[in-house]
A computed fold for a 72-nucleotide RNA from a Candidatus Parcubacteria bacterium, annotated as transfer RNA.

RNA sequence: GGGCCGGUAGCUCAGCGGCAGAGCGCUUGUAUGGCAUACAAGAGGUCGUGGGUUCAAAUCCCAUCCGGUCCA
Numbered sequence: 001g002g003g004c005c006g007g008u009a010g011c012u013c014a015g016c017g018g019c020a021g022a023g024c025g026c027u028u029g030u031a032u033g034g035c036a037u038a039c040a041a042g043a044g045g046u047c048g049u050g051g052g053u054u055c056a057a058a059u060c061c062c063a064u065c066c067g068g069u070c071c072a
Stems, first nucleotide, its partner, number of pairs: 001071007010024004018055001026042006048064005
């Protein structure tokens, strides 16, 4: 330098054009004398960044940054 894969909640990851989700974690409540635990509710996101296409983009296209991997 080139090819491929990945970047989405605090963590691990889904979602592949139509309001952004799950598990764990966190907060509150209920049950218990308390803890653990169970159940219910809730908070938490510029979808790496910048453009483009589209009525509409996390999703498609281009560039770029970071990580992994292969080739030179």
The coordinates come from a structure-prediction model, not an experiment, and the mean pLDDT is 84. Rfam family: tRNA. The family's RNA type in Rfam is transfer RNA. It was read from a public genome assembly.